This is a predicted structure of a 516-nucleotide part of an RNA (small-subunit ribosomal RNA, 5' domain) from Flavobacterium sp. SW254. Taxonomically the source falls in Flavobacterium (Bacteria, Pseudomonadati, Flavobacteriia, Flavobacteriales). The coordinates come from a structure-prediction model, not an experiment, and the mean pLDDT is 80. RNAcentral holds the full RNA, with entries from ENA and SILVA.

Context: one part of a larger RNA
């Protein structure tokens, strides 16, 4: 010093922290990612009309098509000794949805499919066939260039391959509406921002009782693949490449900012918080997408659990709570979206176990309190001695006066809230900015403040042989026991046990474990 445990003890508050073990753990239950009705359509409801068949208009779920999100946020540290991380560079070898700026554009058609309806299969999960329908879903054509591909010429530059700019020609590829006031969208191109990818120098644990290792291996040519370079992959050719400056192998381990210790140099650690990486029952694979080889997506294999009508199916808490197990040991199946942030939406808003709060735990740090002043016949009791007496406990108590932090009762009662939206006004460039009004608090009747009475509601733990602050008596008699080291105990033990007294810390004090 600690994410601590254990023993004894315990009044309060603030701020933090809280499975270090079983990532081969296993999970009941609930919640943790939805949203958009200004994309298409529907059940249903209402109003009106009605020839009672129904029609028109309005409103309109759940499910479905579609868009965006689900790659963020949250968890864990298995793996990894690696360009994984840190730091410094480079990409003339790259991508980037949403956002910002600029330029240009949005013409004409088509066929389906879910849903709905009909008919089935199955225990269920689920699923088959038929008919029919819409779109910002899908397809075709047109138009287009600072796009892509090919090709002509020129200028400039550099960092080696090369790069930039200008120019002529050819070919290829776009789009979507809602609503008709506005607004939100769509397509192509350029630039920015953000995010990501790749490469390189240096640094990055132990073992030599690990000395040789390597065939896609090292390099080249060609092709493929990728957003992109590259043995990344394949074919052919060459025989290289690494290594005592430690290759290869084995063990251990997420890395850093930081934290602990120390005068420093160093040594140790990697909890909380932040950045990066890896993983999501175990292993593998790709699909979709701007972005994943995807924790709450898909497929396959495996182990395990569950349902079953035995034919077949379902699942993945290393999200938040919670359960069992393991363990010396680690919390509530809580509240709210009020704030901050995120997703969708023009917005209202919806969702958000992110977050903000509350609950439990002396786990830690910090703060406060458990009273203050006076009071000597130095009371009684207890302990002790040289014992008619003295000494200690000790101003300690009683007693007198004072105070009321805190606790209790009663009352008042926040900041955190500024916005968005709506309304009004102002400015001008007429859809933006600004001003004003109004609205919104889980925590919480909480913090805080006031009043009342009353010392009232509140102290323990370890130690006292030396190290090391603090001594006497009794009991025991190498016994019982103590002990971190030296050691103590065999009849006067300051070392064992008890008592009185004392010392040190104090709502804590000690033991244990670990690091310096």
């Nucleotide at each position: 010093a600690u994410g601590a445990c254990c023993g004894c003890u315990a009044g309060c508050g603030g701020c933090a922290g809280g499975c270090u073990u079983a990532a081969c753990c296993a999970c009941a239950u609930g919640c943790a990612a939805g949203u958009c009705g200004g994309g298409g359509g529907u059940a249903u409801g209402g109003u009106u009309c009605u020839u009672c068949g129904g029609a028109a208009c309005c409103a309109g779920a759940g499910a479905c098509c579609g868009g965006c999100g689900c790659a963020c946020g949250g968890g864990u540290g298995c793996g990894u000794a690696a360009c994984g991380c840190g730091u410094a560079u480079g990409c003339a070898a790259u991508c980037u949805a949403c956002c910002u700026u600029u330029c240009a554009c949005a013409g004409a058609g088509g066929g389906a499919u879910a849903g709905c309806c009909c008919a089935g299969a199955g225990a269920a999960a689920u699923u088959u066939g038929g008919a029919u329908u819409a779109a910002u879903a899908c397809c075709u054509c047109a138009u287009a260039g600072u796009a892509u591909a090919g090709c002509u010429g020129a200028a400039c530059c550099g960092c080696a391959u090369g790069g930039u700019u200008c120019u002529a020609c050819u070919a290829u590829u776009a789009a979507a509406g809602u609503c008709a006031c506005a607004a939100c969208g769509g397509u192509g191109a350029a630039a920015g921002a953000u995010g990501a990818g790749c490469a390189u120098g240096c640094g990055u644990c132990c073992c030599a009782u690990u000395a040789g290792u390597u065939a896609g291996u090292u390099g080249g040519u060609a092709a493929g693949g990728u957003a992109a370079c590259g043995g990344c992959u394949u074919a052919c050719c060459a025989a290289g490449a690494c290594u005592a400056c430690g290759a290869u192998g084995g063990g251990u381990a997420g890395g850093g900012g930081u934290c602990c210790u120390g005068a420093g140099a160093g040594g140790g650690a990697g909890a909380u918080c932040c950045c990066c990486c890896a993983c999501a029952c175990u292993g593998g694979u790709a699909c979709u997408g701007a972005g994943a080889c995807a924790c709450g997506g898909a497929c396959c294999a495996g182990a395990c659990u569950c349902c079953u009508a035995c034919g077949g199916g379902a699942g993945g808490c290393a999200g938040c709570a919670g359960u069992g197990a393991g363990g010396a040991a680690u919390a509530u199946u809580g509240g709210u979206c009020a704030a901050u942030g995120g997703g969708c939406g023009c917005a209202a808003g919806c969702c958000u176990g992110a977050a903000c709060c509350a609950g439990c735990c002396a786990u830690g740090c910090c703060g406060c309190g458990u009273g203050c002043a006076g009071g000597a016949u130095g009371a009684a009791g207890c302990a002790u001695c040289u014992a008619u007496g003295g000494u200690g406990u000790g101003u300690a108590a009683a007693c007198u006066g004072c105070u009321u932090u805190u606790a209790u009762a009663c009352g008042a009662g926040a900041a955190g809230a500024a916005a968005c939206a709506a309304c009004u006004c102002u400015a001008c460039g007429u859809g933006u900015a600004g001003a004003g009004u109004c609205u919104u608090g889980a925590c919480g009747g909480u913090a805080u403040c006031g009043u009342a009475a009353g010392a009232a509601u509140a102290a323990g733990g370890a130690c006292c042989g030396g190290c090391u602050a603090a001594c006497u008596c009794c009991g025991u008699g190498c016994c019982a026991g103590c002990a971190g080291c030296c050691g103590c105990g065999g009849u006067a033990a300051u070392a064992c046990g008890g008592a009185g007294g004392g010392u040190c810390c104090a709502a804590g004090c000690g033991u244990u474990a670990u690091c310096c």